[in-house]
């Protein structure tokens, strides 16, 4: 010096939450707090998280509009007879579309005190 380690000194940083400021949002930045950290200093490169736009599915569940073949219902009307037809309602059931919620991919933001890389960086009892 390097690995390694944080005893002691002497510092450092600051979660939750609050409150102001900024952002469409994740969220930051300042002030107060201090859970708590030996890299809880730096990058933002794996790989996540969030948040926003395009975009695609629609398998399953769910709400919500739309439309209505069929069932089922209700009302007239026909023919008969004691069922069977037509029309019209209504939108219950159900098959159908559409959006949302949901899911994939891609973008662009944003985190980093969740892991993994990089690079710096305080001490030096054991």
């Nucleotide at each position: 010096a390097u690995c390694c380690c944080g005893a002691a000194a002497g510092g450092g940083c600051a979660a939750a939450c609050u409150c102001a400021c900024g952002g469409g949002a994740a969220c930051g930045u300042g002030a107060g707090g201090g859970c708590g950290c030996a890299a809880a200093g730096c990058c933002a490169c794996g790989a996540g998280g969030c948040a926003g736009g395009c975009u695609c599915c629609g398998c399953c569940u769910g709400c919500a509009c739309c439309a209505u073949a069929u069932g089922a219902g209700c009302a007239g009307c026909c023919c008969u007879g004691c069922g069977g037809g037509c029309u019209g309602c209504g939108g219950c059931a159900g098959a159908g579309g559409u959006g949302c919620a949901g899911g994939g991919g891609c973008c662009u933001g944003u985190c980093g005190g969740c892991c993994g890389g990089g690079c710096u960086g305080c001490g030096g009892a054991a």